[in-house]
RNAcentral holds the full RNA, with entries from ENA. Large-subunit ribosomal RNA, domain I from a Candidatus Omnitrophota bacterium, 560 nucleotides, folded computationally. The source organism's lineage runs through Bacteria, Pseudomonadati and Candidatus Omnitrophota. Its mean pLDDT, the model's own confidence on a scale to 100, is 85. It matches the Rfam family "Bacterial large subunit ribosomal RNA".
Context: one part of a larger RNA
């Protein structure tokens, strides 16, 4: 020095556990904000640093209900108090809410400086304090003013009203829009109309009642399965990628525009009377309400002619009943032994519309809590039947004349989007220029053209089935158990790092009960320790459940 054996130290693997996460489904809710929000900053507790509550009425007022005895947060102590005159605690209203912040008098280095106007208080007056109003823009009204340009009308200013503005996870439309990336390079092509960005709204948003589909019918839209990785596009390369039928979910159809009629304004013209001013009175032409009307077996308008009938609403009130926001009742066990404790054992019972769960000193249906079931609300909120109110809806025939969405359709060019890359490229949108028709009309059936069918464009609105979850409750897992799970089971977006945008942790576990080691001795009135006591247990002593493994010590075997 090596190895082995013991008994220690050090370490914190590993097992046991879970307050926390994760997924997924349900239900509700889907928004807050100038009445001043999200988010902070400063405070506010006898003693109070940190969290969490709260705002000068500050660890809380008040006032309805729930509850029933102990309370004054996590979080013990001390000191002082509330509570059967119902506290604490729940839930539901009301009230106060300091500053900053859209932040809105003015400014600013956020959480701070200064203003101005009126009331109030208060001085002899001032000063001083308090309240309360002062940003901006758009909107619709009413006052003043007032151009070119005479009246005028634009436009300026002010007044009182109303009404935006931020802020939020995701989903949705619409602007505008990349690049790594593939293509085994790379430029069309891809990634991708994706991603960051901008606006805008909802609880859904879009879409939506055929100028559709496309070949024989069907009949608004929107999602699913299929069709289909099919038809097709495509350096025909990588790659892209339909839609008609078919089966479901949901279901819902409406309203202006025009012709045409009424009434009222204006304006121009004709006639009449009148000397003039000016009045009547007719015509037109715009305009403003009302009726009229709504579609493709073409409708309307207009004329003729009939019945006063059915269906219907998403539109107002209203609100039986139900549901949310606290609650209540709620079955049925003892004994004996072991053990520190019994719920395991053994013995004998009892409930069950209740044998999910979770607690209790070991493993409980009858011990606590709950589970089946049964009931409950003064207040606020939600869903909603009935009902009344209100709106809406119909037929036949004729057919001279009207009307049926104009810088549109369409075309030329040049782009975009269609699964479709310019092609044979219809369909769609539209930046230039050109530019129709009115039912004997127009658009579409993928170049076009005859036939044939088949739809009504150039206005608007429409629930449902779909999408999604920041946030509330409830289920559940062949999902994870402290190097996992969320970064975060703990004062975590903290500590603690960057000017800074930003980055970012480590941390969990005595005991069944603190019963947390009075007292004693060594020791620096230390650290620590050994005894004594507690405890089943202290090698469970607080650097505290088990307590691996490198290391290290200390005794002892053996071997060189």
């Nucleotide at each position: 020095g090596g190895u082995c054996u013991a008994u220690g130290a050090a370490g914190g693997a590993u097992g046991a556990c879970u307050u926390g996460g994760u997924u997924a489904g349900g239900u509700g809710a889907g928004g807050c904000g100038a009445a001043g929000a999200a988010g902070g900053a400063c405070g506010g507790g006898g003693u109070a640093a940190g969290c969490a509550c709260c705002g000068a009425u500050a660890u809380g007022u008040c006032c309805c209900g729930g509850g029933g005895a102990g309370u004054c947060g996590c979080a013990a102590a001390c000191a002082g108090g509330c509570u059967u005159u119902g506290a604490u605690c729940c839930g539901g209203g009301a009230g106060a809410u300091u500053c900053c912040c859209a932040a809105u008098g003015a400014g600013g280095c956020a959480a701070c400086u200064c203003a101005u106007c009126a009331c109030u208080a208060g001085u002899u007056a001032u000063a001083u304090a308090g309240u309360g109003a002062u940003a901006u823009c758009c909107c619709a009204g009413c006052g003043a003013u007032g151009a070119a340009u005479a009246c005028a009308u634009a436009g300026u200013c002010g007044c009182a009203g109303g009404g935006a503005g931020g802020c939020g996870a995701a989903c949705c439309a619409g602007g505008a829009g990349a690049a790594u990336u593939g293509a085994a390079a790379c430029a069309u092509c891809u990634a991708a109309g994706u991603a960051a960005c901008c606006u805008g709204a909802g609880g859904a948003a879009a879409a939506g009642a055929a100028a559709u589909u496309g070949a024989a019918a069907a009949g608004a839209u929107u999602c699913c399965c299929c069709g289909a990785g099919u038809a097709g596009c495509g350096g025909c390369g990588a790659g892209c990628g339909a839609a008609a039928a078919g089966g479901g979910a949901a279901g819902a159809g409406c309203c202006u525009a025009a012709a045409c009629c009424u009434u009222c304004a204006u304006u121009a013209c004709u006639u009449u009377c009148g000397c003039a001013a000016g009045a009547a009175a007719g015509c037109a032409a715009u305009g403003a309400a009302g009726g009229g009307g709504u579609u493709g077996c073409g409708g309307g308008a207009c004329c003729u002619u009939a019945a006063u009938a059915u269906g219907g609403c998403a539109g107002g009130c209203a609100g039986a009943g139900g549901g949310a926001u606290a609650g209540c009742g709620g079955a049925a066990a003892u004994g004996u032994a072991u053990g520190g404790a019994a719920a395991g054992a053994c013995a004998u019972a009892c409930c069950a519309a209740a044998g999910a769960g979770g607690g209790u000193g070991a493993a409980a249906g009858u011990c606590c809590u709950g589970u089946a079931u049964g009931c409950g609300a003064a207040a606020u909120u939600u869903c909603a039947a009935a009902g009344c109110c209100g709106c809406c809806u119909a037929g036949a025939g004729g057919u001279a004349u009207c009307c049926c969405a104009a810088g549109u359709a369409c075309u030329a060019c040049g782009g975009g989007g269609c699964a479709c890359g310019u092609g044979g490229a219809a369909u769609c949108c539209u930046g230039u220029a050109g530019g129709a028709a009115u039912c004997c009309g127009g658009g579409c059936c993928g170049a076009c053209c005859a036939c044939g069918g088949u739809c009504c464009a150039a206005g608007g609105c429409u629930a449902a089935a779909u999408a999604c979850u920041a946030c509330a409750c409830c289920u559940a897992a062949a999902c994870c158990g402290a190097u996992a799970g969320u970064g975060c089971a703990c004062a975590a977006g903290u500590a603690c790092c960057g000017u800074g945008a930003g980055g970012g942790a480590a941390a969990g576990u005595u005991g069944a009960a603190a019963a947390g080691a009075a007292c004693g001795c060594u020791g620096g009135u230390g650290a620590a320790g050994c005894g004594a006591g507690u405890g089943a247990a202290a090698u469970a002593g607080a650097a505290c459940c088990u307590g691996a493994a490198a290391u290290c010590a200390u005794a002892g075997a053996u071997c060189u």